[in-house]
RNA sequence: AAGUUUUAACGGAGAGUUUGAUCCUGGCUCAGGACUAACGCUGGCGGCGUGCCUAACACAUGCAAGUCGAACGAUCUCUCUCUCUUGAAGCUUCGGCAGAUAGGGAAAUAUGAGAUAGUGGCGAACGGGUGAGUAACGCGUGAGUAAUCUGCCCCGAAGACUGGGAUAAGCCGGGGAAACUCGGUCUAAUACCGGAUAUCUUAGCAAUUGUGCAUGCAGUUGUUAAGAAAGGCCGUAAGGCCGCUUUGGGAUGAACUCGCGUUCCAUUAGCUUGUUGGUGAGGUAACGGCUCACCAAGGCUGCGAUGGAUAGCCGGCCUGAGAGGGUGACCGGCCACACUGGGACUGAGACACGGCCCAGACUCCUACGGGAGGCAGCAGUGGGGAAUUUUGCGCAAUGGGCGAAAGCCUGACGCAGCAACGCCGCGUGGACGAUGAAGGCCUUCGGGUUGUAAAGUCCUUUCAGUGGGGAAGAAGCCGCAAGGUGACGGUACCCACAAAAGAAGCCCCGGCUAACUACGUGCCAGCAGCCGCGGUAAUACGUAGGGGGCGAGCGUUGUCCGGAUUUAUUGGGCGUAAAGAGCGCGUAGGCGGUUCAUCAAGUCAGAUGUGAAAACCUUGGGCUUAACCCGAGGACUGCAUUUGAAACUGGUGGGCUUGAGUCUAGUAGGGGAGAGUGGAAUUCCUAGUGUAGCGGUGAAAUGCGCAGAUAUUAGGAGGAACACCGGUGGCGAAGGCGGCUCUCUGGACUAUGACUGACGCUGAGGCGCGAAAGCUAGGGGAGCAAACAGGAUUAGAUACCCUGGUAGUCCUAGCCGUAAACGAUGGGCACUAGGUGUGGGGAGUUUCGACGCUUUCCGUGCCGCAGCUAACGCAUUAAGUGCCCCGCCUGGGGAGUACGGCCGCAAGGCUAAAACUCAAAGGAAUUGACGGGGGCCCGCACAAGCGGCGGAGCAUGUGGCUUAAUUCAAUGCAACGCGAAGAACCUUACCAGGGCUUGACAUGUAGGGAAAAGCCAUGGAAACAUGGUGUGCCGAAAGGCGUCCUGCACAGGUGGUGCAUGGCUGUCGUCAGCUCGUGUCGUGAGAUGUUGGGUUAAGUCCCGCAACGAGCGCAACCCUCAUCCUAUGUUGCCAGCAUUAAGUUGGGGACUCAUAGGAAACUGCCUCGGUUAACGGGGAGGAAGGUGGGGAUGACGUCAAGUCAUCAUGCCCUUUAUGUCCUGGGCUGCACACGUGCUACAAUGGCCGGUACAAUAGGCUGCGAAGGGGUAACCCGGAGCGAAUCCAUUAAAACCGGUCCCAGUUCGGAUUGAAGGCUGUAACUCGCCUUCAUGAAGUUGGAGUCGCUAGUAAUCGCGGAUCAGCAAUGCCGCGGUGAAUACGUUCCCGGGCCUUGUACACACCGCCCGUCACACCACCCGAGUUGUCUGUACCCGAAGUCGCUGGCCUAACCCGCAAGGGAGGGAGGCGCCGAAGGUAUGGAGGGUAAGGGGGGUGAAGUCGUAACAAGGUAGCCGUAUCGGAAGGUGCGGCUGGAUCACCUCCUUU
Repeated sequence: AAGUUUUAACGGAGAGUUUGAUCCUGGCUCAGGACUAACGCUGGCGGCGUGCCUAACACAUGCAAGUCGAACGAUCUCUCUCUCUUGAAGCUUCGGCAGAUAGGGAAAUAUGAGAUAGUGGCGAACGGGUGAGUAACGCGUGAGUAAUCUGCCCCGAAGACUGGGAUAAGCCGGGGAAACUCGGUCUAAUACCGGAUAUCUUAGCAAUUGUGCAUGCAGUUGUUAAGAAAGGCCGUAAGGCCGCUUUGGGAUGAACUCGCGUUCCAUUAGCUUGUUGGUGAGGUAACGGCUCACCAAGGCUGCGAUGGAUAGCCGGCCUGAGAGGGUGACCGGCCACACUGGGACUGAGACACGGCCCAGACUCCUACGGGAGGCAGCAGUGGGGAAUUUUGCGCAAUGGGCGAAAGCCUGACGCAGCAACGCCGCGUGGACGAUGAAGGCCUUCGGGUUGUAAAGUCCUUUCAGUGGGGAAGAAGCCGCAAGGUGACGGUACCCACAAAAGAAGCCCCGGCUAACUACGUGCCAGCAGCCGCGGUAAUACGUAGGGGGCGAGCGUUGUCCGGAUUUAUUGGGCGUAAAGAGCGCGUAGGCGGUUCAUCAAGUCAGAUGUGAAAACCUUGGGCUUAACCCGAGGACUGCAUUUGAAACUGGUGGGCUUGAGUCUAGUAGGGGAGAGUGGAAUUCCUAGUGUAGCGGUGAAAUGCGCAGAUAUUAGGAGGAACACCGGUGGCGAAGGCGGCUCUCUGGACUAUGACUGACGCUGAGGCGCGAAAGCUAGGGGAGCAAACAGGAUUAGAUACCCUGGUAGUCCUAGCCGUAAACGAUGGGCACUAGGUGUGGGGAGUUUCGACGCUUUCCGUGCCGCAGCUAACGCAUUAAGUGCCCCGCCUGGGGAGUACGGCCGCAAGGCUAAAACUCAAAGGAAUUGACGGGGGCCCGCACAAGCGGCGGAGCAUGUGGCUUAAUUCAAUGCAACGCGAAGAACCUUACCAGGGCUUGACAUGUAGGGAAAAGCCAUGGAAACAUGGUGUGCCGAAAGGCGUCCUGCACAGGUGGUGCAUGGCUGUCGUCAGCUCGUGUCGUGAGAUGUUGGGUUAAGUCCCGCAACGAGCGCAACCCUCAUCCUAUGUUGCCAGCAUUAAGUUGGGGACUCAUAGGAAACUGCCUCGGUUAACGGGGAGGAAGGUGGGGAUGACGUCAAGUCAUCAUGCCCUUUAUGUCCUGGGCUGCACACGUGCUACAAUGGCCGGUACAAUAGGCUGCGAAGGGGUAACCCGGAGCGAAUCCAUUAAAACCGGUCCCAGUUCGGAUUGAAGGCUGUAACUCGCCUUCAUGAAGUUGGAGUCGCUAGUAAUCGCGGAUCAGCAAUGCCGCGGUGAAUACGUUCCCGGGCCUUGUACACACCGCCCGUCACACCACCCGAGUUGUCUGUACCCGAAGUCGCUGGCCUAACCCGCAAGGGAGGGAGGCGCCGAAGGUAUGGAGGGUAAGGGGGGUGAAGUCGUAACAAGGUAGCCGUAUCGGAAGGUGCGGCUGGAUCACCUCCUUU
């Protein structure tokens, strides 16, 4: 490199659902396959299969086992023979002959055929059914029988001789309703019996051979005894065939024994007296307590006996990658049963489905005396049930029984019928066909889709239909032969005919899961496998259109496996998710160091036998294919036997020392038990001193005290506990252990050598120890302290706080046996980086010595690598890597509960379910939010100030009330002088009344008309109605424009929904935040950046940093005010010049001012601090200084915030009204309550007089001057001005002078009266203003609360919008005068950042616990009551076997002449056993029950607030006690407690 041969292998998918999101744990659910199925809708054909899973409930009717005459007698029929009667056709000499036909008789002899009740033989023990029982040698598998039998069949050997007596049938007679039966008499046999013979068999004895694992077995020889038989048919005969007897062997079938395997419950732990064994006997085909007598006292059991429950077992079938799991329909093997229970008989075989006897229940017949019956055979009926077929055909085939055979029988079987019950196959047409028809549905109105689908044209005819032909299955058997014989069936198959002609449904379409729209409905009706849909725009309900899937079916329900690694051998876990026993000692068991030898049990390899067939796999063949059927091979993973191997495990024997242990020398220690002893403190008692309080709390009170307390001094008593040392230090197995001394005692560690020689590890049961509380008995009792009492607190306070106080706490003896008994981490051994403390030893080094340094062993902490982990975290003291053993877990709740058992004095403990219910419960970590958690920071947030509100009167808005209506909206901050920058009518949306209906308004269209408006008259409150008058514009005309009427489309709506929306707005908040890209970290949600150190008004900037950048915000850019410059200079300005009453005019541009454009401010400069920074403090200059003042500007988002009544808009509603017009009224209503304001209460003031100085903004339907009138509002008037020109326009406070003199006033002005003015059609409801008069409350405002940090507050006036007028004191602006205070951030409120806890995420207005009340559900207890199953003892005792007897009966054999006797047998009787039944007493489980108990689930019930944040008293565990309830309190324990401080340890420097 090529070739050959052989072998192995076909195989594993996930998804939804716990959360705001994430990872994990964990359950629930789905997608697949399969049914002996059923139900719903639908349904054309064929082939092959399958078809009572329930009541092993009861059964009408028919059939399912007979056959043989060649075993036998007999009977009957026919034939044959004889005879009698009849007498047809025909013939006739008419007298008859003839003898068909029909009927009868005879049977002696005799022929053939057929039938049959009985005797006899064989079969009936097969075939067929069912699964009640059975947990067993029943079944499966493999062995054994030297412990066995076997009819018919096959092969071999030998024989069949000689006799006898009965009996059925029949006949006669009797009983009975029947079923049936009795007596007499006759008879046959292959029925029965005696004798002979004995190849042979069996048994005994003697001798002997071979062989086996044992008992033994198989032979040979001799001898003794016993044991057989039947005939029939054919044939002239010979003989043949079928039978018969004895015997050997085979085959088949059966029986017995053994190894192994074979469900659940331990809430079943002890069971057993023929029981276990022996000896002997009986019995059986045979071994055996199978049975009996005697003897012994055994036998089974934690490797599950006994008991209970359930169940036929297997080949197989279904599923699964497999290992497994489930199942035992059809087909096949075995077993068991046959109405229920018992029993035997016959027989080769039965204790017998279609046999017998007895008992019982049930049904039927009956003459009441007595009888009959057994479909779990095939059909069929009733019943039960969700549910399972025809009272069919045939023995043609296959098979069976009998027979010599023909044949008969065969509901076995072969076929057909019914059922889509299953599997398989076929069809319901094929090709072309666009105008993309109509119709339907949707629509953005354009179109889309149904859809080449239909129609139409051409073609085909499977299946069904009709007609014609038409099998194989027949090997065989009968017959001399010809020939005959098919249920299925005129079926399969073939041919022809006609026409697309007769043939499609079901489920689904929110995700899982392929497939979407419209309408209806409106948390209703309904859907739902899980999650979940439905409360007016539902792809989730119902319908429709469309789509998806499968298809003569499709869905649903039920069951099983799978997915489920969710019981985990393959293949899981236990720190925190469920789960390590509280701890130890130790039995059984499991596991076990090193070496040599041996055995070969495990293990491995080969061979042999078996592993039935069918099924399965591969391959080939037959039905047109397939399903189905047939052949061949493989496989059947197993069991047994045998031959080998000897590494490993194991057994046996011999060694070894490293595991384990012993000895020796030391060391540390709150280890344990007992006895003694000490001081401090509390309390009490006595005495002294001393005086009015003490004590206690957030604040108080109860309590104690003048009867002398507290305080203080001295003395005494008594009990309990041991300060400091004291320490993540020590000891102990754990619980736990602390003054000191003594006695006794357990364990550990270190060092050195010696010894034993695997003696070890773990540990089900078992035994012991075991905090606190609690219990019993006896002591003790100082303090503390459940319960209890009182005082507080509180809505209440069975609590927290306070004052008291009893059990108890202490001791002795004995119980209890539990804790968050925790490291929430079982024990042992080995291995796997280090660093650094600390406790107890040793060694080395060094030193004079103490230290120190190095190293080693044991213990105890922290940090940390690899690795592990869901993460947190663990990390040589593992939660890493491995091995061994034990314990425990399998969703949450119910429940560590009920029942049962064990323990306990009790409390209670240990063991430990189910029904029912939910789709979660949970762990770790993340982002938020929140906290009566912490830290830092900011804000007129507080504080410091000034002025208010809250009290009064009035104005205005709101609530409430009222009303015909008081229209609507806004409702904490963020509604309430808000929408409304103007409600007398209008507005106007509300109410009453009167009108209109294509409409008050828009567009289009059809038809019609000359108008319409206007004016006049009448009616009317008006709108409007009626009548009259009137007849547009352009154009030559046609016609157009405009307009009116009628009709159709439509208009209209301040009707609803702001929770369907757009837009706009408020608010947090002008707060400093909100995000992204890339990178990095993390399994991930996410984190980082954005945190940290500084700083800022600021996430502003700087520094640092696994981050680097960026965006929206901040700031800046914009407007305005403040300074200056430049330009321009009217209507503005006027310094200088001229002029005037007057910037009036000339003139001027200097100034003011206006307009426009520039400059200026940037921590730029200095100094100090600070990190050489950012920045901050101070200063200079400057008009202005650190964002110079003010404005505009509002990030991501929050509040389903507000607005459908500004506007727009989806959907819904309305259409002679919810539209529209009009008049009048209302929005203004008034016991009250609240918000926001105005005016005041006065002397910093009121009033009177005089005098001075603004700015903004507005003006033609306007502002309106001068002048005049009026006290005034106002009127007359009308200049000027569309405005830097004119007007409003005198600003007011201020200032000067006067007056008032502290009072309800010369304050204050409400209210009311009178008289006027103005606007407007119109001031009654309901306007404003003026004058005169009137002259209320109010003397500074409770609790509480608001604004403001500088040109601000306060105070003073002026203007404007809206507007006819005005309720404006409002709103928006303007200018004048012009303060006080801020130490500071503890506190209140709001906000920002970091951090922490969380059971919250609708996010604390959160979550959530228990009682009580109501409804429903399942469960437990329960006086009892009632069925079922079962144990024990006793009574009764059928049938029947066996035993004894057998006086009665008795053919065969024997004796005997006979009578009779004997042998043998039987009836009957007795006895043992014995089913059913009865009595008594137990056990188990079920039904039901007054009442009682807790549990679960329910709508928005009641009471509280226990838990989650430090949850407002940290919580929780055990225990005790108390309380409506959660719960409180005591004792001990835990951290799974926040916060602050301290100590210790660690890390870094």
The RNA shown here (small-subunit ribosomal RNA) has 1549 nucleotides and comes from an Actinomycetota bacterium. Its mean pLDDT, the model's own confidence on a scale to 100, is 84. The organism belongs to Actinomycetota, within Bacteria. The sequence was found in a public genome assembly.